[in-house]
Transfer RNA from Hymenophyllum holochilum, 74 nucleotides, folded computationally. It matches the Rfam family "tRNA". The family's RNA type in Rfam is transfer RNA. From the family's description: Transfer RNA (tRNA) molecules are approximately 80 nucleotides in length. RNAcentral records the identical sequence in 5 taxa.
RNA sequence: GAAUUGGUAGCUCAGCGGAUAAGAGCACAUGGUUCCGAACCAUGGAGCCGGGGGUUCGAAUCCCUCCCGAUUCG
Numbered sequence: 001g002a003a004u005u006g007g008u009a010g011c012u013c014a015g016c017g018g019a020u021a022a023g024a025g026c027a028c029a030u031g032g033u034u035c036c037g038a039a040c041c042a043u044g045g046a047g048c049c050g051g052g053g054g055u056u057c058g059a060a061u062c063c064c065u066c067c068c069g070a071u072u073c074g
Base pairs, nucleotide, nucleotide: 001073002072003071004070005069006068007067010026011025012024013023028044029043030042031041032040050066051065052064053063054062
C1' cells in the first nucleotide's frame, strides 16, 4: 500500500431482506427476601448505533469518504 472483516449501553454481543418506541446477558442503582450478607425475585437508569456527507416520505441497516482495531497478501 491492497483485500476481507469488525466499531451498537460500563463490559460481551444480537439486530445489517429500510419503518414494531433500538434489544439480551453480565455489571450498576432502588425495593423485597435475610439477624447481616450471598443467592433469588421485582423495578429502574444507562446508547441520538465510530465521525462526516448522500439516497429515501423514512437509515444502526443502502452508497461515498475519513478514523480506529483484527486477519491475509505485497